[in-house]
Two RNAs folded together computationally: RNase P RNA and transfer RNA, 451 nucleotides in total. The coordinates come from a structure-prediction model, not an experiment, and the mean pLDDT is 78. It holds a member of the Rfam family "Bacterial RNase P class A". Gene Ontology terms of the family: dimeric ribonuclease P complex, tRNA processing and ribonuclease P activity. The family's RNA type in Rfam is ribozyme.
RNA sequence: UGAGUCGGCCGGGCGGUCGCGCCAGGCCUUACCGGGCCUGGUGAGGAAGGUCCGGGCUCCACAGGGCAGGGUGGUCGGUAACGCCGACCCGGGGUGACCCGCGGGAUAGUGCCACAGAAAGCAGACCGCCCCCCGUCCCGUCAGGGACGGCGGGGUAAGGGUGAAACGGUGGUGUAAGAGACCACCAGCGCCGCAGGUGACUGCGGCGGCUCGGUAAACCCCACCCGGAGCAAGGUCAAACGCGAGCGUUUGAGGGCGGCCCGCCCGAUGCUCGCGGGUAGACCGCAUGAGGUUGCCGGCAACGGCAGCCCUAGAUAGAUGACCGUCGCCCCGCGCGAGCGGGGGCACAGAACCCGGCCUACAGGCCGGCUCACCCU
RNA sequence: GGGGCGGUAGCUCAGCAGGUCAGAGCAGCGGACUCAUAAUCUGCCGGUCGUGGGUUCGAGCCCCACCCGCCCCA
Numbered sequence: 001u002g003a004g005u006c007g008g009c010c011g012g013g014c015g016g017u018c019g020c021g022c023c024a025g026g027c028c029u030u031a032c033c034g035g036g037c038c039u040g041g042u043g044a045g046g047a048a049g050g051u052c053c054g055g056g057c058u059c060c061a062c063a064g065g066g067c068a069g070g071g072u073g074g075u076c077g078g079u080a081a082c083g084c085c086g087a088c089c090c091g092g093g094g095u096g097a098c099c100c101g102c103g104g105g106a107u108a109g110u111g112c113c114a115c116a117g118a119a120a121g122c123a124g125a126c127c128g129c130c131c132c133c134c135g136u137c138c139c140g141u142c143a144g145g146g147a148c149g150g151c152g153g154g155g156u157a158a159g160g161g162u163g164a165a166a167c168g169g170u171g172g173u174g175u176a177a178g179a180g181a182c183c184a185c186c187a188g189c190g191c192c193g194c195a196g197g198u199g200a201c202u203g204c205g206g207c208g209g210c211u212c213g214g215u216a217a218a219c220c221c222c223a224c225c226c227g228g229a230g231c232a233a234g235g236u237c238a239a240a241c242g243c244g245a246g247c248g249u250u251u252g253a254g255g256g257c258g259g260c261c262c263g264c265c266c267g268a269u270g271c272u273c274g275c276g277g278g279u280a281g282a283c284c285g286c287a288u289g290a291g292g293u294u295g296c297c298g299g300c301a302a303c304g305g306c307a308g309c310c311c312u313a314g315a316u317a318g319a320u321g322a323c324c325g326u327c328g329c330c331c332c333g334c335g336c337g338a339g340c341g342g343g344g345g346c347a348c349a350g351a352a353c354c355c356g357g358c359c360u361a362c363a364g365g366c367c368g369g370c371u372c373a374c375c376c377u
Numbered sequence: 378g379g380g381g382c383g384g385u386a387g388c389u390c391a392g393c394a395g396g397u398c399a400g401a402g403c404a405g406c407g408g409a410c411u412c413a414u415a416a417u418c419u420g421c422c423g424g425u426c427g428u429g430g431g432u433u434c435g436a437g438c439c440c441c442a443c444c445c446g447c448c449c450c451a
Base pairs, nucleotide, nucleotide: 001373002372003371004370005369006368007367008366009365010364012327013326014325015324016323017322018321020043021042022041023040024039025038026037027036028035029034045348049359050358052357053356054355055354056353057230058229059228060227069226070225071224072223073222074088075087076086077085078084089103090101091100092099093098104221105220109219110218111215112214113213126160127159128156129155130154131153132152133150134149135148136147137146138145139144168186169185170184171183172182173181187211188210189208190207191206192205193204194203195202196201234284235283236282237281241276242275243274244273245272246271247270254266255265256264257263291310292309293308294307295306296305297304298303328346329345330344331343332342333340334339378450379449380448381447382446383445384444387403388402389401390400396434405421406420407419408418409417427443428442429441430440431439
């Protein structure tokens, strides 16, 4: 310098004007609830999203155990918990940094393995190879040998070819032909021992001819985990409504005209009181929490401990917007160029009980670790 | 907030137990019949099985993630 890989961070800045939600204070108004104005403060995210997991919180259920159902699946740790995170192991990919893995069990059982092929799972044999028997023919030194044939009897799995996959591989001994039948080496599996590691596992040595197909993201088996519902949870107050009692309907209960009297007006499915459950509505839940941040310490890390500092949206048809100036970045245009001025743009998206993750979307930009190749010193 | 279903040819839908299986009807194009058209008969065309990844020898089907559409309950 080029190519690559991994991780972290930002995601428009500043100022002004108008508008909106919430909070505090003041003033005005109102019988009360409340409403209006002014001032000040404050007002989205890294994903607030998808709602895929886990928890807090609330109510219901619950002696204990089991079944059913669902989930998870290498090991050790982290955590409130998790299907998340970290480190490591194993397998695969890459020259490498590094990346990917639903990564328990196929020797508990069942199922499936199309087409092709003889055969697709424990037994079996299409062509082939070999032996025996029988028949015909030929040769013959008369002992036998050979060729062909058989719905004949048997032994084989070396070779052929099929397939994604074919009963370990190579060489030898052996045999009628062959075969782990036997031997050497290699590969795998199982068991035992030693060493290392908390462990998954690894290394070394020995033994066993053990050679056993794949599939569990097929049923299933094993181990572990899981009670249900969700802030429209749940609670407080409480119009309406229901029940009862009393009063009252021209002999006027009650209400309005600011208070009282008179007067005027309205006035009967009405008014008052008590009780019931709790609809509309209001309030609480509801913003201090597994919180953030700085430093030190422990740990490879995830994370944890201690000390200091900080408080940061809260609506209920749902606020967080628009414009102007300037700066930054990008695109278009002009210019050979430094640059210029004009126009356009600055993503994805938007809280609704809260939190930890995962996944997905995202214009543009910044920083750092590491690897490979080439060049220079 | 909670739960369920679907996406296959231009349209409406099948699809098994994962196996040569990518189909049916309508539509379109050609041929036959007819003087001509329709109807009928016959042949043909037409597919990223919503997208991406994985399991498997093999995926429309099984698993995971995402996109879109529809429905139900409080």